RNAcentral holds the sequence, with entries from SILVA. A computed fold for a 1506-nucleotide RNA from a metagenome, annotated as small-subunit ribosomal RNA. It matches the Rfam family "Bacterial small subunit ribosomal RNA".
[in-house]
RNA sequence: AGAGUUUGAUUCUGGCUCAGAACGAACGCUGGCAGCGUGGAUUAGGCAUGCAAGUCGAGCGGGAUCCCUGUUGUAGCAAUACGUCAGGGUGAGAGCGGCGGAAGGGUGAGUAUCGCGUAGGUAACCUACCCCUCAGCUGGGGAUAACUCCGCGAAAGCGGGGCUAAUACCGGAUGUGAUCGCAUUGUCGCAUGGCGAUGCGAGGAAAGGCGGGGACCCUUCGGGGCCCGACACUGAGGGAGGGGCCUGCGUCCCAUCAGCUUGUUGGUGAGGUAACGGCUCACCAAGGCUUACGGGUAGCUGGUCUGAGAGGAUGGUCAGCCACACUGGGACUGAGACACUGCCCAGACUCCUACGGGAAGCUGCAGUCGAGGAUCAUUCGCAAUGGGCGAAAGCCUGACGAUGCGACGCUGCGUGGAGGAUGAAGGCCUUCGGGUUGUAAACUCCUGUCGUCCGGGAAAAAUGGGUUCCGGGGGAAUAUCCCGGGACCGUGAUGGUACCGGAGGAGGAAGCCACGGCUAACUCUGUGCCAGCAGCCGCGGUAAUACAGAGGUGGCGAGCGUUGUUCGGAUUUACUGGGCGUAAAGGGUGCGUAGGCGGUUCCGCAUGUCGGUUGUGAAAUCCCCCGGCUCAACCGGGGAAGGUCAUCCGAAACUGCGGGGCUAGAGUGCAGGAGGGGAGAGCGGAAUUCUUGGUGUAGCGGUGAAAUGCGUUGAUAUCAAGAGGAACGCCGGUGGCGAAGGCGGCUCUCUGGAAUGCAACUGACGCUGAGGCACGAGAGCGUGGGGAGCAAACAGGAUUAGAUACCCUGGUAGUCCACGCUGUAAACGGUGUGCACUUGGUGUUGGGGGGGUGAAAGCCUCCAGUGCCGGAGCUAACGCGUUAAGUGCACCGCCUGGGAAGUACGGUCGCAAGACUAAAACUCAAAGAAAUUGACGGGGGCCCGCACAAGCGGAGGAGCAUGUGGCUUAAUUCGAUGCAACGCGAAGAACCUUACCAGGGCUUGACAUGCAGCUGCACGUCCCGUGAAAGCGGGAUUCCUUCGAGGGUGCUGCACAGGUGCUGCAUGGCUGUCGUCAGUUCGUGCCGUGAGGUGUUUGGUUAAGUCCAGCAACGAACGCAACCCCUGUGUUCUGUUGCGACCGCCGGUGAAAGCCGGCGCGCACUCUGAACAGACUGCCUGUAUAAGCAGGAGGAAGGUGGGGAUGACGUCAAGUCAGUAUGGCCCUUACGUCCUGGGCUGCACACGUGCUACAAUGGCCGGUACAGAGGGUUGCAAGACCGCGAGGUGGAGCUAAUCCCCAAAACCGGCCCCAGUUCAGAUUGCAGUCUGCAACUCGACUGCAUGAAGUUGGAUUCGCUAGUAACGGCGCAUCAGCUACGGCGCCGUGAAUACGUUCCCGGGCCUUGUACACACCGCCCGUCACAUCAUGAAAGCCGUCUGCACCCGCAGUCGCUGAGCCAACCCGCAAGGGAGGCAGGCGCCGAAGGUGUGGGUGGUGAUUGG
Repeated sequence: AGAGUUUGAUUCUGGCUCAGAACGAACGCUGGCAGCGUGGAUUAGGCAUGCAAGUCGAGCGGGAUCCCUGUUGUAGCAAUACGUCAGGGUGAGAGCGGCGGAAGGGUGAGUAUCGCGUAGGUAACCUACCCCUCAGCUGGGGAUAACUCCGCGAAAGCGGGGCUAAUACCGGAUGUGAUCGCAUUGUCGCAUGGCGAUGCGAGGAAAGGCGGGGACCCUUCGGGGCCCGACACUGAGGGAGGGGCCUGCGUCCCAUCAGCUUGUUGGUGAGGUAACGGCUCACCAAGGCUUACGGGUAGCUGGUCUGAGAGGAUGGUCAGCCACACUGGGACUGAGACACUGCCCAGACUCCUACGGGAAGCUGCAGUCGAGGAUCAUUCGCAAUGGGCGAAAGCCUGACGAUGCGACGCUGCGUGGAGGAUGAAGGCCUUCGGGUUGUAAACUCCUGUCGUCCGGGAAAAAUGGGUUCCGGGGGAAUAUCCCGGGACCGUGAUGGUACCGGAGGAGGAAGCCACGGCUAACUCUGUGCCAGCAGCCGCGGUAAUACAGAGGUGGCGAGCGUUGUUCGGAUUUACUGGGCGUAAAGGGUGCGUAGGCGGUUCCGCAUGUCGGUUGUGAAAUCCCCCGGCUCAACCGGGGAAGGUCAUCCGAAACUGCGGGGCUAGAGUGCAGGAGGGGAGAGCGGAAUUCUUGGUGUAGCGGUGAAAUGCGUUGAUAUCAAGAGGAACGCCGGUGGCGAAGGCGGCUCUCUGGAAUGCAACUGACGCUGAGGCACGAGAGCGUGGGGAGCAAACAGGAUUAGAUACCCUGGUAGUCCACGCUGUAAACGGUGUGCACUUGGUGUUGGGGGGGUGAAAGCCUCCAGUGCCGGAGCUAACGCGUUAAGUGCACCGCCUGGGAAGUACGGUCGCAAGACUAAAACUCAAAGAAAUUGACGGGGGCCCGCACAAGCGGAGGAGCAUGUGGCUUAAUUCGAUGCAACGCGAAGAACCUUACCAGGGCUUGACAUGCAGCUGCACGUCCCGUGAAAGCGGGAUUCCUUCGAGGGUGCUGCACAGGUGCUGCAUGGCUGUCGUCAGUUCGUGCCGUGAGGUGUUUGGUUAAGUCCAGCAACGAACGCAACCCCUGUGUUCUGUUGCGACCGCCGGUGAAAGCCGGCGCGCACUCUGAACAGACUGCCUGUAUAAGCAGGAGGAAGGUGGGGAUGACGUCAAGUCAGUAUGGCCCUUACGUCCUGGGCUGCACACGUGCUACAAUGGCCGGUACAGAGGGUUGCAAGACCGCGAGGUGGAGCUAAUCCCCAAAACCGGCCCCAGUUCAGAUUGCAGUCUGCAACUCGACUGCAUGAAGUUGGAUUCGCUAGUAACGGCGCAUCAGCUACGGCGCCGUGAAUACGUUCCCGGGCCUUGUACACACCGCCCGUCACAUCAUGAAAGCCGUCUGCACCCGCAGUCGCUGAGCCAACCCGCAAGGGAGGCAGGCGCCGAAGGUGUGGGUGGUGAUUGG
C1' cells in the first nucleotide's frame, strides 16, 4: 500500500466482498508449566443456607456463670461431693445511654437531564468526627427501660401495677464570642449589598467518667473537696476536607412529532428551606419556549478499540460523578438520608399460622433454581492495607489480603542439543529411470529448563502493647500523663509457598487451520450437478490442485480455526476529501422574506482572529526516561502531553461593528428606433360543412384491394344566395418577443420588458434566496354558453389464426368562449441564478459610429441578441468550447448500488381524478454511462453467384432398385442425422466378411515378447473313436547337433496377450462445410487513458485486398493471380507394334480404271510422346490523369482460351476411438478366442436418391456406319462348331500402340396408327445357364408363358450458361459370382435462353441502429397454474405506554381544633390554676385503585394487493 467481482474486450460510474487490528466473548478440535490480569454482557427473574455493622463496663442501673479465700450444714471412716452465708475476682446475655449503621460493598433498571463533562458563581448556604485560637464547664429537679408482679396472644408481640441509674431528660445561674434590635461611624464592591468599629438593650450554654498527687479541709472512714494529666462536654472564631444550590458551553436518532405551555412567564406579599427560587400559596399582569413539544434509544466521564490524521465505534475490569435497592408513595431520626441488610402505608409474590393474625426482600460474599450460545469456591485469614467503636488491650470488617476453578486474555518457558547417508524401512508419487518424506529416524555423544522425588528455606513484620533507659513538654512535683529515640519480649492466612541445593533420566509434554484466484502452500485416489464446498468470484454432470480421504507443502503454535461485534480498507456522506449534459443527481418558471455573501477610501472600536501571562484540565491509562520482580507481561518513581476552557495583558493586517466620503456595481432621467410580449373591443377574406334555389344524371366515396356509408325522395359534379363556427395561406427565415409555459390575418384602446445612444441625478440602494407568493402546455373537473371542421369512447366495414389495433365509413365527450379548479410533462439545452476572466473564424437580428451614395447597398467598426465551425483548457468518453461542460467567487436546489417504489402508511392540498411529501421488510451481484470489435436488422448504399428471371430437362404421382426412419425380432451389429445424414463408411453381407443372435468348445489363449521348469520328444504326415464342426480322446512315424538341453517345438507355471468394450465433449491424423468466397493478419510508425484504430478506409477498376490514383502511413506475410497437369495451333525430334502419299515388286479380282491383300521401302501425313514456339491488352482507334474498359486488326486461340490440381485466418466441442494411432476407464475360464447355424435381406407404413416407363422426335424387324478411355496370364480370348438364348466345346493370338474385350443412338428400308396398344414391363409359373464346398432363408443371367401399376404427375422442388444441358452407348475398380439401375471415367449426337438485379437464397465491402456477444434459432415482457417466503390493506380482536375529566382516598408532613390526658418549669400552704404538650377530630395535598373518554405503539385477523 491494495485486491476480487458487471464486459467478447475497454474506460468510467457504482455497489458487494476480502486481506488488518480489537473483544468481559461463545462454539469445534487439541491441550505441558509458570507469572500477571480477568470471569452472570441474558431475567433490575425468583431465592434455601451461612456470613457481610458493630462497638464502648474508662457514661449507667443491674448481673448469669465460673474461680479464689473464709464460714457452716448434709452424706461419707476419710479424701471428697452438694449446699448456706460473708468477702474478693471474672464478667455472658439483655436493657438505658453515646458514636457508627448516610461510609465501605453491589447494580445500570430509570434518566436526553445542570444527570454528566468542562469553566465559573454562591454578596443565597450547611458541615458530626479532625486541627488551631478564645472563653467556659456552676447549682438543682423529676422521670423511665432493665428488673419484679399480673394479664392477653399459636406466634410476632402487647397492655397494666411497682422499684431504679446515667455523659438520658428538664428548669435555674453566669455569659467571652455569636445572634437580633436601635444609634453613631469606617471601608469595599458587579446590582441586591459585603466586611468592620463603638455604645445601649434583648433572648440564649454545658456532663461527666478515668489515672496520679504533697500540704490543708470535710467524711457515713468506703471516700470526697483541692491540684495535675489525658479523654469527654458547652459557647464562639478560623482551618481542612465534604456537601447543597445557581450559571456559560458541550452532550444520540426521528420533522412521516411543528407548534408547546395556566404555576405556565413575570411582579407584589406571605409561607417554607441550611440556602436562592413558583419551591408553595393569595392577588395582579399576559406572558414564556421553539429543534421547543412529542416519540424512540441510552447511565455520563477519565478512558478503551480503530484510524496517517480528521473522524468513527464504545463506556466491561480500574477511577470520578449520578441513579437505584421487591414495585409505588411517605415522612421520622440525624451534622448528614427521604436511608441496600431503619420505620409507616398500599400492591404483587413467597413463607408461617391454632385462620384470629403475622414474617420476608442476595442489584453485599459464596451458593441455588430458572432463562440462556455463555461466565467460577456455599474456600482461608483479619498477618498486611483501610474502615467503625474504644483511653487502651481489643472487638467487628465476604472492604480487603490470599488460595481455588476456567487457555478467557497478555507474557515467559518447555516438549531437547550436536553429530549422523547403505540418503534404511515404511508411506506417497512415478515418464518405472527415479523422486519425495529426509538429517527427518535409527545410531553415537551430550545437556538438564519445566514436571517428579529428597533436603534447606525466605521477604512481606512496620506497628501497637509490656518492661526498662535517654531526651523534651506540661505541672508545685524527682508522680501520673504526652512527644521523640534505644534495648529486650512478641505477631504470617498465603505456606514449608517463592527461592536455593541435590537425585534421576531424553526419560512425562503438539496440535490446529489452510493449500482454484484474491492468498503463502500440489499431487494421487474415491465420487460423478450425487455426496458436498463456498467470504466474493464460483467449484461438482468420469481424467475435480475448489467435494471426501491420503501423501506432501504452507501458516501459526499451547494453541488453532469458526461465529458474532466494532473501526479500518470505504475519497462509499467527501471538514481534511466527492459529485449533478448522457452514469444517481438542476427545483417547470419568476418575484421575494429570513439567512448567507458583498465595490472603493479614511477614522474609531475590539466580541471573530493572532500572540503572551496566570489558573485549571483528579489519579490511573497512552508516550518518554529511570527503576523493581532472573526476562517479559505486570508494577514503582519522575517527566511530557492533553480544552472550540477560564482569566488578565497586548496587536489591529483581514473580517465584523459604528461614523464620514467616493462612483467603476445597481438604479433614475432624456432621445430616436425594433418586436407573433400581454389584455380587451371591432373588422376581414379564403376554405370546410350545412340550408335554399338553378343546371344535371347514375353513380359518388373510399382503399394495397375492398366493403360498410351516401345516392333516382336526384347524390357526386357545377352555379348563385344564405347560415354558422373554428383557424389565419403567401410573407415565414436555426428570423423576432417573452421568466418559463408560450406568442402568427387586420385595426384601435390599455399595458409590461429589453436593446442602443447621451452622461444630468441617487450614492452600494447589490447578488442569491430555505419557507412564502404568483405564473404555469396538454389532458381533466365544475357552472353557463357555443359547436363548422376534427375527434378519445362507441358502432359498422375490412385486415388477420385472432385484431378489443394499424386502414376505411360514421360518431359523442372534448377541442372554442366566460368564470372557477387542477398544478402536471422528454415543463429538455435532459446543462440553477449572478458576476469576473480566458486565442479565433463565419452567418444573421436590433441600435450606434465611420466612410460612401442623388438616395441606398456592398465596406470598416462598437454594443446587445441569436446560429454554425473550431483553439487552449476541461471531460470516462461522447462532446463542450466568450451563449463553456474552461478558470474562479457567491448563494440556492439535488444525489449516495439495482429491484421493491416515486409504491405503502401518515400528513397537507384538491369537487374528483389525483398532486406534494415519502419509507421498510424482502431480494439481487450487480444495475448503469460512454466508447470498441463483431454479429444481427421485415436499416441504407455499392457489388457478386444458375440466386432470381429467361430457357431446357427432371424430382414430387406409378412399378422396381437402393439407403434411412419406424415397426418387428433371439439378433435384425455399429456409425452417419438441416444445408454439410439418407446408391453415406460399404470400390461387392449366400459361408467367409461379421463386429449381432442361438448353441457347442478353448483358457498363456487365434497373435507378439521374456523368464523358470519339464520333455530327446517337435513341426508335419497317416490311422481310429466321438461330434454339426470346432474340439476332445487314443495310436503310429519322426530332425540337426560341437551331445552343452544349443536352435526349433510341445507341455506346466509366471509376466503378459487379446477386446469392432466406453469416452470424437481427453486427443493425433484425416475429412466435410462456409468457399476457390476475397478475404485474414503482422512489423515499425502514427492516433486513442484504453479496448482498439490506422494500414485494409476513399475515388476509379477488376473474376480477385486485381491494378491505379489519393491518403499517417511505410513495408511485409498467408490467400488471389502466376508457376504444375490435360486439352486446343504450330515447329523440331522420334518411327515399332503406329501411318501409307509418292516409288518398286508379288498375289487375287476386274475389260479397264481401279480395288483388295502381301512384301519392299519410306517417316511426307495421321498418330505416339518429348522438347520448344505461341497470347503479352503487345499493335491500332476511341475513352480515361492512371489502372483499365469498348471496338478493331492479325491469329489455331483474345483479354483468366477451356478444364483440372491447388482450399488463407478461422467457424461449426461438425464427422470419425469401427481404418490406423493414442490418454484415461472397463472385461480377463471372458466384453478374449474357435466353430455350426441364423441375422445384417425380416414389413402395416414414411422419406431421400435412382432406374424403367407412360409412347409415334416412338416401338418392333431388317440393313449399314463412326469412338475414346481403359482392362487382360489361376487373365482377355478371336475365327470355327453346338444351343432360340444365357452359354457350351475348343483354342489361334496376346505378358499387349502388335492379340482380345469393341459401341449405341444416328443413318437407310419396312411394319405398327393413338389403343392401356406390336406402349410399358412389374409380378408369377415352368424350364434352364454360370460361379461357388454350398444359391432354402439369400446370387446373377437365359428361354417360354404371365402380363400389374402407369395415359406426363398437387402443393412444392432440383440440375444446367456450350461441346454445357439433354439423349446415346462404352470402359474400369471392388469381385469366385452378384442383387451395379450405384460409383469413377470415356467418347458419340448435340440445343435453348439470360431483358435485367425489383424480389427469394447465399456471399463480399462501406455505413447506420442495437438493451444481442451461446451473438436474432439472440434478448426479453405480461397474464395464468403450483409451492415457499417477506410485506401492505382489512370487519375486528388482544396486549402495552400515555393524556384529560371525575370518584375513592393509605401512610404521612403541614394547618385548624383539641371539652379527653400529662412528672419536671411558674403561682400557690394546699386544692387548684398557668405555661407547654399528647391522644382524638376536621381540612389541604396525596400513592395504589375505580369510572369514562382520547392518543401512541405492538401482536393477531377470514379475505385481499403488488
About this RNA
The coordinates come from a structure-prediction model, not an experiment, and the mean pLDDT is 84.